[in-house]
Context: one part of a larger RNA
RNA sequence: GCCAGCGAGUUGCGGCGCGCGGCGAGGCCAAGCCGCGAAGCGAGCCGUAGCGAGAGCGAGUCCGAACAGGGCGAGCAGUCGCGCGCCGCAGACGCGAAGCCGGGUGAGCUAUCCACGGGCAGGCUGAAGCGGGGGUAAGACCCCGUGGAGGGCCGAACCCACCUAGGUUGAAAACUGGGGGGAUGACCCGCGGAUAGGGGUGAAAGGCCUAUCAAACCCGGAGAUAUCUCGUUCUCCCCGAAAUAGCUUUAGGGCUAGCCUCGGGCGCUUGCCCUGGGGGGUAGAGCACCGGAUGGCCGCGGGGGCCUCACCGCCUGCCAGAGCCAACCGAACUCCGAAUACCCAGGGCCCGGAGCCCGGGAGUCAGAACACGUGGGCUAAGCCGCGUGUUCGAGAGGGAAACAGCCCAGACCGCCCGCCAAGGCCCCCAAGUCCGUGCCGAGUGGCAAAGGAUGUGCGUCUGCCCAGACAGCCAGGAUGUUGGCUCAGAGGCAGCCACCCAUUCGAAGAGUGCGUAACAGCUCACUGGUCGAGUGGACGCGCGCCGACAAUACACGGGGCUAAGCACGGCGCCGAAGCGGCGGGCCGGACAUGGGUCCGGUGGUAGGGGAGCUUCCCGUCGGGGGCGAAGCCGGGCGACGACGCCCGGUGGACCCGCCGGGAGUGAGGAUGCUGGC
Numbered sequence: 001g002c003c004a005g006c007g008a009g010u011u012g013c014g015g016c017g018c019g020c021g022g023c024g025a026g027g028c029c030a031a032g033c034c035g036c037g038a039a040g041c042g043a044g045c046c047g048u049a050g051c052g053a054g055a056g057c058g059a060g061u062c063c064g065a066a067c068a069g070g071g072c073g074a075g076c077a078g079u080c081g082c083g084c085g086c087c088g089c090a091g092a093c094g095c096g097a098a099g100c101c102g103g104g105u106g107a108g109c110u111a112u113c114c115a116c117g118g119g120c121a122g123g124c125u126g127a128a129g130c131g132g133g134g135g136u137a138a139g140a141c142c143c144c145g146u147g148g149a150g151g152g153c154c155g156a157a158c159c160c161a162c163c164u165a166g167g168u169u170g171a172a173a174a175c176u177g178g179g180g181g182g183a184u185g186a187c188c189c190g191c192g193g194a195u196a197g198g199g200g201u202g203a204a205a206g207g208c209c210u211a212u213c214a215a216a217c218c219c220g221g222a223g224a225u226a227u228c229u230c231g232u233u234c235u236c237c238c239c240g241a242a243a244u245a246g247c248u249u250u251a252g253g254g255c256u257a258g259c260c261u262c263g264g265g266c267g268c269u270u271g272c273c274c275u276g277g278g279g280g281g282u283a284g285a286g287c288a289c290c291g292g293a294u295g296g297c298c299g300c301g302g303g304g305g306c307c308u309c310a311c312c313g314c315c316u317g318c319c320a321g322a323g324c325c326a327a328c329c330g331a332a333c334u335c336c337g338a339a340u341a342c343c344c345a346g347g348g349c350c351c352g353g354a355g356c357c358c359g360g361g362a363g364u365c366a367g368a369a370c371a372c373g374u375g376g377g378c379u380a381a382g383c384c385g386c387g388u389g390u391u392c393g394a395g396a397g398g399g400a401a402a403c404a405g406c407c408c409a410g411a412c413c414g415c416c417c418g419c420c421a422a423g424g425c426c427c428c429c430a431a432g433u434c435c436g437u438g439c440c441g442a443g444u445g446g447c448a449a450a451g452g453a454u455g456u457g458c459g460u461c462u463g464c465c466c467a468g469a470c471a472g473c474c475a476g477g478a479u480g481u482u483g484g485c486u487c488a489g490a491g492g493c494a495g496c497c498a499c500c501c502a503u504u505c506g507a508a509g510a511g512u513g514c515g516u517a518a519c520a521g522c523u524c525a526c527u528g529g530u531c532g533a534g535u536g537g538a539c540g541c542g543c544g545c546c547g548a549c550a551a552u553a554c555a556c557g558g559g560g561c562u563a564a565g566c567a568c569g570g571c572g573c574c575g576a577a578g579c580g581g582c583g584g585g586c587c588g589g590a591c592a593u594g595g596g597u598c599c600g601g602u603g604g605u606a607g608g609g610g611a612g613c614u615u616c617c618c619g620u621c622g623g624g625g626g627c628g629a630a631g632c633c634g635g636g637c638g639a640c641g642a643c644g645c646c647c648g649g650u651g652g653a654c655c656c657g658c659c660g661g662g663a664g665u666g667a668g669g670a671u672g673c674u675g676g677c
Base pairs, nucleotide, nucleotide: 001677002676003675004674005673006672011090012089013088014087015086016085017084018083019082020081021080022079023078026046027045028044032041033040050057051056060072061071062070063069093231094230096228100221101220102219103218104217105216111195112194113193114192116190117189118188119187120185122154123153124152125150129146130145131144132143133142134141158182159181160180162179163178164177165176166175197213199209200208201207234612235611236610237609238608239607244257245256246255247254248253258364259363260361261360262359263358264357265356266355268352269354271349272348273347274346275345276344277343278342284336285334286333290330291329292328294326295325296324297323301319302318303316304315305314306313367392368391369390370389371388372387373386374385375384376383397408398407399406412584413583414582415581417580418579419578423574424573425572426559427558428557432571434570435569436568437567438566439565445561451546452545455543456542457541458540459539460538461537462536463535464534472530473529474528475527476526478503479502480501483497484496485495509524513522514521585602586601587600588599589598590597591596613666615663616662617661618660619659621657622656623655624654631650632649633648634647635646636645637644638643
């Protein structure tokens, strides 16, 4: 892992509600007693009256001075049993802790201690002391020898476990190989004994106390508790949520409300539209208030300067209040002020799985994306929050290549029928290589911005132009003068100044650029000629271009496309579980009530409600079975389904039906349990 078997809302008591039944102003008895009896008795329970703290009074009573007022009552039948739903108390749907407490069992592992024992090849070093010698006043001290000390040295046994390799479903639940440390000591070992769980022991690591230790192990309290996780077993039918508010030692829990469902009651009250009446301060706008903020006018005051012994006074090109003019900004500004929305009323339409009231049962309290209005953030986020709506959640189908939340559309079942939606119609791939007009030339289409550009189409305005424009070509482009200043120089052309002059002209700047050391030189503006028809500028719109750098090849789903791209118009077709057609099932309603006809409904998680199937046992009745029961295998038929029946084989002794009753009643999941493979 698979298979089989087992495996989770039970039972008792109390309570509330619903259903059925008995009796009914009554209903019922418990233990028990008695007994022919399912009879009877029986403390008592609920109901029949309430109010008050109570005395107490009583259809009333309490508060009160009150014959004000007000509170609770008086109107409405209960009670017992059975069944079902739910709640409470109990283990209370099942499994699951880590833990807490009690009583015991452990020191055959290990820690420490006590007593008695045992063990340590060999080698090296050579302390004190002692002897002798030297030395001294005597010493100290020195030398030689002797001696044999040391948590001394090297190194086996023995003990340890520092490094490394292997091992890691191991040979081994800590080992093996090769190295390493201690090895007369705080050494190692044996045997006997001691210390015990909030206790021991600990050269101290929270170490060790039998492969277990921040509190051992066993049994018990015990089914501890688990606001947590997981699991929770047959079928069909109807309805169908929530992820919000308030409070919460509350935030992944709960309670009440909201939203769902079921029963009873009310009976058009709901919703929408029209009309009438309301309140509002949002969008927008505005600047009248409150604030902000720009320019100007004016200039209080201030700064600076002059004057003065001081006061005064004068000047000012600086700052600038208030006021005025002009143009603005604001969620917490408003002289104004919508659209919507909301409330009330009247009328109309709608009979809807509408509305309202009472009661039983819930679930929900992590929501998500999208659009719009907003707060936070960076006018960031598949970001966080709020409001309104939609979808998903709990929604399948078609489209978006693929893709909960986008677009279309809400799946009862069947059909080799039809029509449409979104989206599509060259091939993959169902349907147009459809029609008309224009655009794009970039594979733009088939990612992207500020910004840039004689891309191209359309439009608007405008300058110049046959008295000849624009472009090209030919020619001129001069003089005072080298303007003045500056400067080594400054001659149109370093820089500064006046930006101005005058002359000759068809025209020509005190000079547009290149150039020179400065001149020179080239050129432009400007003019004439040649040529002969358009040529410039600005703006708007459509489609394109650049901007455009990331790691396999390309940012159309692919092929491929110049239409099979874009825009506008048109006709046709395809396309879904939508709509229709035909047939059928179920639910609700209307009308019929000799049972049908019509209309509507029938996606669904949590969850509510309804109707059933099956297994085992019991009771009454009825059946089957050696001429073959159950079970098993195969086949057939029936039922929407859970399932049922029939036939054949196998099997070899029990089995079934109706109506009732009762449950250890349904398995794929719980890292479920046991067994098998």
Molecule: large-subunit ribosomal RNA, domain II
Organism: Olsenella sp.